A computed fold for a 532-nucleotide part of an RNA from Kordia algicida OT-1, annotated as large-subunit ribosomal RNA, domain I. Rfam family: Bacterial large subunit ribosomal RNA. Lineage of the source: Bacteria > Pseudomonadati > Flavobacteriia > Kordia > Kordia algicida.
[in-house]
Context: one part of a larger RNA
RNA sequence: GGCGUAUGGGGAAUGCCUAGGCUCUCAGAGGCGAAGAAGGACGUGAUAAGCUGCGAAAAGCUGUGGUUAGUGGCACAUACACUAUGAUCCGCAGAUAUCCGAAUGGGGCAACCCGGCAUAUUGAAGAUAUGUCAUCCGAAAGGAAGCAAACCCGGAGAACUGAAACAUCUAAGUACCCGGAGGAGAAGAAAACAAAAGUGAUUCCGCUAGUAGUGGCGAGCGAACGCGGAAUAGCCCAAACCAAUGUUGUUACGGCAAUAUUGGGGUUGUAGGACCACGAUAUUUUAUGUUAAUUGAAUUAGAAUCCUUUGGAAAGAGGAACGAUAUAGGGUGAUAGUCCCGUAUAAGUAAGAUUAAUAAUAGAUAGUGGUAUCCUGAGUAGCGCGGGGCACGUGUAACCCUGUGUGAAUUCGGCGGGACCAUCCGCUAAGGCUAAAUACUCCUGAGAGACCGAUAGUGAACUAGUACCGUGAGGGAAAGGUGAAAAGAACCCUGAAUAAGGGAGUGAAAUAGACCCUGAAACCAUACGCUU
Numbered sequence: 001g002g003c004g005u006a007u008g009g010g011g012a013a014u015g016c017c018u019a020g021g022c023u024c025u026c027a028g029a030g031g032c033g034a035a036g037a038a039g040g041a042c043g044u045g046a047u048a049a050g051c052u053g054c055g056a057a058a059a060g061c062u063g064u065g066g067u068u069a070g071u072g073g074c075a076c077a078u079a080c081a082c083u084a085u086g087a088u089c090c091g092c093a094g095a096u097a098u099c100c101g102a103a104u105g106g107g108g109c110a111a112c113c114c115g116g117c118a119u120a121u122u123g124a125a126g127a128u129a130u131g132u133c134a135u136c137c138g139a140a141a142g143g144a145a146g147c148a149a150a151c152c153c154g155g156a157g158a159a160c161u162g163a164a165a166c167a168u169c170u171a172a173g174u175a176c177c178c179g180g181a182g183g184a185g186a187a188g189a190a191a192a193c194a195a196a197a198g199u200g201a202u203u204c205c206g207c208u209a210g211u212a213g214u215g216g217c218g219a220g221c222g223a224a225c226g227c228g229g230a231a232u233a234g235c236c237c238a239a240a241c242c243a244a245u246g247u248u249g250u251u252a253c254g255g256c257a258a259u260a261u262u263g264g265g266g267u268u269g270u271a272g273g274a275c276c277a278c279g280a281u282a283u284u285u286u287a288u289g290u291u292a293a294u295u296g297a298a299u300u301a302g303a304a305u306c307c308u309u310u311g312g313a314a315a316g317a318g319g320a321a322c323g324a325u326a327u328a329g330g331g332u333g334a335u336a337g338u339c340c341c342g343u344a345u346a347a348g349u350a351a352g353a354u355u356a357a358u359a360a361u362a363g364a365u366a367g368u369g370g371u372a373u374c375c376u377g378a379g380u381a382g383c384g385c386g387g388g389g390c391a392c393g394u395g396u397a398a399c400c401c402u403g404u405g406u407g408a409a410u411u412c413g414g415c416g417g418g419a420c421c422a423u424c425c426g427c428u429a430a431g432g433c434u435a436a437a438u439a440c441u442c443c444u445g446a447g448a449g450a451c452c453g454a455u456a457g458u459g460a461a462c463u464a465g466u467a468c469c470g471u472g473a474g475g476g477a478a479a480g481g482u483g484a485a486a487a488g489a490a491c492c493c494u495g496a497a498u499a500a501g502g503g504a505g506u507g508a509a510a511u512a513g514a515c516c517c518u519g520a521a522a523c524c525a526u527a528c529g530c531u532u
Base pairs, nucleotide, nucleotide: 001531002530003529004528005527006526007525008524009523015517016481017480020452021451022449023448024447025446026445027444028443029441030440031147032146039100040099041098042055043054044053046078047077050074051073061094062093063092064091065090066089070082071081072080105114106113107112115133116132117131118130119129120128121127135144136143137142151182152180153179154178155177162169166216192199193198203230204229205228206227207226213221214220234433235432236431237377241264242263243262244261245260246259247258248257249256250255269411271376272375273374274373275370276369277368278367284364285363286362287361288360289358290357291356292355293354294353295352299347300346301345305320306319307318308317309316321338322337329341330340331339382406383405384404385403386402387401388400389399392418413428414427415426416425417424468475469474488516491503492502493501494500
C1' cells in the first nucleotide's frame, strides 16, 4: 500500500407520515365602489422584530341570540388583569374606521405640502377645531367615474407556423389592444325553411357528415335540409281615426287650417286595422298585501363494554357481553361500532327565501259581418362601382352588411324559393322587448379521486410572490418530521468558555438531545486478520 471483517464519522437517499396542493361533482353566490372600493402606507400589545386582527374608541367598543368554565391570537415565559353580576368563544345587527389610493378644495416625487368659505374658541391673529369647496350628464331629483378570475357582445386586428420553398391560401378573425353588459350574455317570434308532402321564434346537445361543397381543386376549410333530444312564451310600438292643450296663420268672430305635445285607438298574411253595422263585460293573467306551510345563522339532543394477558402505553391477543335508521370519518401512549369528537335520526330560531290559498288593492288581455275611402316603418328596397360576411377564394354566385353614386312600388302592392325567366309555393322588410334550456368560477359550503406526497403536488405544506437579483419592466428561490407527554437534561467534572464533551438524571428508547423519526451510497478514520 491492497483486500477483508468490525466499529464509528460524514452525508442525505430511501421508507413511513401530512399540516399543503391538483382535478372534479352537487349546492350557493355571482359583484365591490363618492355612505370613499380593490390595494396599500403608518400605527395599534405590559414586555412585541415578523405574521394575523384591528384603526387615535386601534389583537378591540355596543346591543342581541347561542354556549358554559375558563380566558388575555400564532407563541413559550414573567408580570398584571378579566370571569357564574356569565368572561373568552360562535352567529346576527350596529359604532368607530388615521393617511394614500377613482381620490374629488389646489398642488405633488402615493401615503406629503398649501389653501378659500361658514361656525366656535369674548375681540384680534402667519392659530386651532368641526363642516364644506373636483369634473361630466341632468330643468331638478339624481346619476357616472375606479376595481375585479373566467364566461359574453361589439370595435380594431398580427406574425411565427403549415403548404415539406413561397406570393392566393393557412395559422385566424386566433393572440394582443380598446369599448360595453350581466349573473349570465348573445339570439329570438319568419319579407323563415321546404317541395307537389309539409314544418312553424331563438338557443344548446346527439346524428346527418368529414357527406354536399369549397380549395395555387395544393395544404387545407367544411355546411345545410331532415331526424332524435334539452327547454319552451309570447308580446309592445309607429301609422290611419278621435279628443284635449299650447303656438302660428286666417276670419264673416261662429269657426277653419297648419304645427307640436299628451291621451284614446291599433299591431297583421286565411292579410290586418281605421271606418260603418251588430253584440258583450266574459276569459286568462301579473304585482302588492294578508294567511298558512316549508325552508332558513350560531346552536341542541344523540345508542351500546367489561375482565384477563403481553407491553412504557391496549384500541392488539384470549374470554364473556351490548348497540345499530348510528360499522362515514377523525382522535386518544400500537389496530376502538360501544373512551372522546362525531355519524343515522330528531329538534330549534332572527333577518330572509320558496310554495299554496285568498277575490282585498292596482293593472294587462277578447268577438261577428261589410267593404267605397284611408293606414300598415324611404334616401329605404333595388341597381352600378369598391370591399366584407356567409363552409362557398368572383366563380353560373343567389342571400346578408355597406364606403360611394343612383333610386322605386304602396295590398290589383312587395320580398324570397342559389344566375336569370315563367308557373307554382312560402312570407310580409326598411321600429322595439322577451324567461328557460347554454357558457364560466376570483369566491362560500358539502363531498369525491385506479391524483401528488416535500427535487413530487401550486412558484409557495414553513414570516412566499417572502429573501435575493435587476435603474426598470421583470425574474424569483431554498427551507416539513424530538418524544405518548418537555418529562427539553437539576447537580458534578474536563475546558479559557455562554464552545464541545464526560458523568448523573428523564424516558420504552438519548446511536430519540433540540444540526433531534428512519439514516443507503460517495468520502474519511480506528482496531484486528490476511497479503506484498
The sequence was found in a public genome assembly. Its mean pLDDT, the model's own confidence on a scale to 100, is 83.